[in-house]
Context: one part of a larger RNA
RNA sequence: CUGGGUGUAAAGGGAGCGCAGGCGGGAAGCCAAGUCAGCUGUGAAAACUACGGGCUUAACUUGUAGACUGCAGUUGAAACUGGUUUUCUUGAGUGAAGUAGAGGUUGGCGGAAUUCCGAGUGUAGCGGUGAAAUGCGUAGAUAUUCGGAGGAACACCGGUGGCGAAGGCGGCCAACUGGGCUUUAACUGACGCUGAGGCUCGAAAGUGUGGGGAGCAAACAGGAUUAGAUACCCUGGUAGUCCACACUGUAAACGAUGAUAAGUAGGUGUGGGGGGUCUGGCCCCUUCCGUGCCGCAGCUAACGCAAUAAGUUAUCCACCUGGGGAGUACGACCGCAAGGUUGAAACUC
Numbered sequence: 001c002u003g004g005g006u007g008u009a010a011a012g013g014g015a016g017c018g019c020a021g022g023c024g025g026g027a028a029g030c031c032a033a034g035u036c037a038g039c040u041g042u043g044a045a046a047a048c049u050a051c052g053g054g055c056u057u058a059a060c061u062u063g064u065a066g067a068c069u070g071c072a073g074u075u076g077a078a079a080c081u082g083g084u085u086u087u088c089u090u091g092a093g094u095g096a097a098g099u100a101g102a103g104g105u106u107g108g109c110g111g112a113a114u115u116c117c118g119a120g121u122g123u124a125g126c127g128g129u130g131a132a133a134u135g136c137g138u139a140g141a142u143a144u145u146c147g148g149a150g151g152a153a154c155a156c157c158g159g160u161g162g163c164g165a166a167g168g169c170g171g172c173c174a175a176c177u178g179g180g181c182u183u184u185a186a187c188u189g190a191c192g193c194u195g196a197g198g199c200u201c202g203a204a205a206g207u208g209u210g211g212g213g214a215g216c217a218a219a220c221a222g223g224a225u226u227a228g229a230u231a232c233c234c235u236g237g238u239a240g241u242c243c244a245c246a247c248u249g250u251a252a253a254c255g256a257u258g259a260u261a262a263g264u265a266g267g268u269g270u271g272g273g274g275g276g277u278c279u280g281g282c283c284c285c286u287u288c289c290g291u292g293c294c295g296c297a298g299c300u301a302a303c304g305c306a307a308u309a310a311g312u313u314a315u316c317c318a319c320c321u322g323g324g325g326a327g328u329a330c331g332a333c334c335g336c337a338a339g340g341u342u343g344a345a346a347c348u349c
Base pairs, nucleotide, nucleotide: 003321004320005319006318007303008302012317014201015200016199017198021194022193023192025088026087027086028085029084030083031082033081034080035077036076037075038074039073040072041071042070048066049065050064051063052062053061054060091191092188093187094186095184096183097182098181099180103177104176105175106174107173108172109171110154115149116148117147118146119145120144121143125136126135162169163168206247207246208245209244210243211242215241216240220236221235222234223233258316259315260314261313262312266294267293268292269291270290271289272288273287274286275285276284298305299304322349323348324347331342332341333340334339
């Protein structure tokens, strides 16, 4: 390389959009590039293979045939691929009628709680722990009542509930806005799938500038513990956490399971629609979309998966090929930096 693989053994890109490329629904006509068949030319000789001949045999040598699996030309075939024309509606999309939702962005509003400040009551403790101490408190703390300030987060509802491509999204209201689902079948008529590069999005931490700062809290300080304790526990506490704009581009970015399509026993929950039955919005039957559990066939090394497949197939992309060295070095690209992406070898087992 081929092959075989990628839930957990090495291996699915963090996610989406999408250029090129690859692949692509039904019917009819035409073309004949691929494809198939015939013929012609060529495919030097030697070598090779088969059958013979010549040296006593063999090696060696020689004759005939084959082969040289190819290329070009030409004549045909038209099922399939391709091209083109016409056409179809089931794939895809549009329209119409409904509908659920923490989907996104911006602005406003609300209550509980913590902290701080002012005032009142009140007096000797509070706090903290395994036990303590540091710490706070007679300059009146803790507790309690009233008032005020400010920031962050939204108890209950809340649910293997919902929405989103993923990251993720949760108080209430308004504005703007994306997507889904159901029904219908009016319209377009294959407009589709995937997608190397590319572009965009992308938790937390981190970075830059300017704000903000209640609580929490890396670093740091102190008190304990301990043989020591640069920790675990305690008292404090700065970056940060929050906002705006810009950067970073990584995660056990996980379902450790790429996307799309088809078909393949059942049972039982739950969320959103439709149809039927019905007095009924209940129950029941049925159907579509989602989300769970159990389970047959099948698959699997086993665990397990099992219509939301890890089963049976098809198309496209990504990735793997013994462990360590190493996601390191070097180079390149990106970044303000931190660092990221790409990514070896020697050596060793």
Record summary
Predicted 3D model of a 349-nucleotide part of an RNA (small-subunit ribosomal RNA, central domain) from an uncultured bacterium. Model confidence (mean pLDDT): 88 of 100. It matches the Rfam family "Bacterial small subunit ribosomal RNA". RNAcentral holds the full RNA, with entries from ENA and SILVA.